[in-house]
RNA sequence: CGGGCUGUAGUGUAAUAGUAGCACGAGUCCUUCGGGAGGAUUUAGCCCGAGUGCAAAUCUCGGCAGUCCGA
Numbered sequence: 001c002g003g004g005c006u007g008u009a010g011u012g013u014a015a016u017a018g019u020a021g022c023a024c025g026a027g028u029c030c031u032u033c034g035g036g037a038g039g040a041u042u043u044a045g046c047c048c049g050a051g052u053g054c055a056a057a058u059c060u061c062g063g064c065a066g067u068c069c070g071a
Base pairs, nucleotide, nucleotide: 001070002069003068004067005066006065007064010024011023012022013021018054025043026042027041028040029039030038047063048062049061050060051059
């Protein structure tokens, strides 16, 4: 320098253009003499900008970051 892939909650990981889920974590409560385990409930997210479209995490373009391949 060129090309491919990836970017979603604190972490990991899903989501055919049509209400963004799940698990772990964290907070509160119950249970216990206390802890652990268990139960209930809450918390918090689509990398940035633009475009298309009734509607975009999803499609298109540009940028940024990471990763891989080539030179």